[in-house]
RNA sequence: UGACGAGAAUAGCAAACUUACCGAAAGGUGAGGACGCAAAGCCAUGGGUCUAAAGGAUUAAUUUCCUAUGAUUGCCAGGUUGCCGAA
Numbered sequence: 001u002g003a004c005g006a007g008a009a010u011a012g013c014a015a016a017c018u019u020a021c022c023g024a025a026a027g028g029u030g031a032g033g034a035c036g037c038a039a040a041g042c043c044a045u046g047g048g049u050c051u052a053a054a055g056g057a058u059u060a061a062u063u064u065c066c067u068a069u070g071a072u073u074g075c076c077a078g079g080u081u082g083c084c085g086a087a
Stems, first nucleotide, its partner, number of pairs: 004085002012037002017032006035074001041080003045077003048072003055066003
């Protein structure tokens, strides 16, 4: 330096759920709370997944369908930065 990751140390993050707020929704943010995490740090670049406001199509309908410009990095890959050091 690269790979690897321990019933190691130090520090860190925080699922479900509750609550307040934002949002059409998915979801997000703050507080509480810990299921987990060696990148569960960062980036929506590729794939996946979720939602469907606006738009389009459709209907007797306030119906049904399509659609991401929305969301997710705690779904996977890729990029990038980084703590520790047993085998």
The RNA shown here (c-di-GMP-I riboswitch aptamer) has 87 nucleotides. Its Rfam family is "c-di-GMP-I riboswitch aptamer". Rfam links the family to the GO term cyclic-di-GMP binding. From the family's description: GEMM was predicted in a large-scale screen for bacterial structured RNA regulatory elements. It was read from a public genome assembly, where an Rfam model found it. The prediction has a mean pLDDT of 89.